[in-house]
RNA sequence: GCAUCAAGAGCAGGGCUGACGCCCUCGCCAACCUACCCGACCCGGGCAAGGUGGCUCCGCGAAAGCGGGAUGUGGCCUAAAGGCAAUCAAACGGGU
Numbered sequence: 001g002c003a004u005c006a007a008g009a010g011c012a013g014g015g016c017u018g019a020c021g022c023c024c025u026c027g028c029c030a031a032c033c034u035a036c037c038c039g040a041c042c043c044g045g046g047c048a049a050g051g052u053g054g055c056u057c058c059g060c061g062a063a064a065g066c067g068g069g070a071u072g073u074g075g076c077c078u079a080a081a082g083g084c085a086a087u088c089a090a091a092c093g094g095g096u
Base pairs, nucleotide, nucleotide: 001073002072003071004070005069010026012025013024014023015022016021027055028054029053032051033050034049036046037045040096041095042094043093044092057068058067059066060065075084076083077082
């Protein structure tokens, strides 16, 4: 810079802190990124495997909206070139 903050899902267990809050474990939710699903690519859809995230966004306004805040824009190794992991399974539609 761009996108989203609609819906969804924990009164869970433990640790630290004066407090706010943070961390770990387990469970659950969700298609933001990667991988995978039609021969290739793109768009759409699917998929919770890998990387994140969430399980309460806040204030003003009649509303439109504005301001603030948050999340994502894969991970690991390497000086670089480059390399590595991503379960079983289940299945696609359109365009070129």
Predicted 3D model of a 96-nucleotide RNA (SAM-I/IV (S-adenosyl methionine) riboswitch aptamer) from a marine sediment metagenome.
Rfam family: SAM-I/IV (S-adenosyl methionine) riboswitch aptamer. Rfam 15.1 lists 567 matches to the family in 508 species. Its family is annotated with S-adenosylmethionine metabolic process and regulation of gene expression in the Gene Ontology.
Model confidence (mean pLDDT): 79 of 100.